Transfer RNA from Variovorax sp. WDL1, 73 nucleotides, folded computationally. It matches the Rfam family "tRNA". Rfam classes the family as a transfer RNA. Its family is annotated with triplet codon-amino acid adaptor activity in the Gene Ontology. The same sequence occurs in records of 2 taxa.
RNA sequence: GCGGAUGUAGCUCAGUUGGUAGAGCGCGACCUUGCCAUGGUCGAGGCCAGGGGUUCGAACCCCCUCAUCCGCU
Numbered sequence: 001g002c003g004g005a006u007g008u009a010g011c012u013c014a015g016u017u018g019g020u021a022g023a024g025c026g027c028g029a030c031c032u033u034g035c036c037a038u039g040g041u042c043g044a045g046g047c048c049a050g051g052g053g054u055u056c057g058a059a060c061c062c063c064c065u066c067a068u069c070c071g072c073u
Stems, first nucleotide, its partner, number of pairs: 001072007010025004019056001027043005049065005
């Protein structure tokens, strides 16, 4: 220098032809218990790496940039 993969909640990851962003773990409150653990219910927490474009509508499509990883020269 060229090509590819990945980037979504604190962490690990889903999100199937574009249509209101989810799970598990963790965190908080409550129920259960004499207490703890387990179990159960509810809740907080993300505008999807950044910018631009297409579209009535973009995490998803297109372009540029950034970070990490892999391969080629």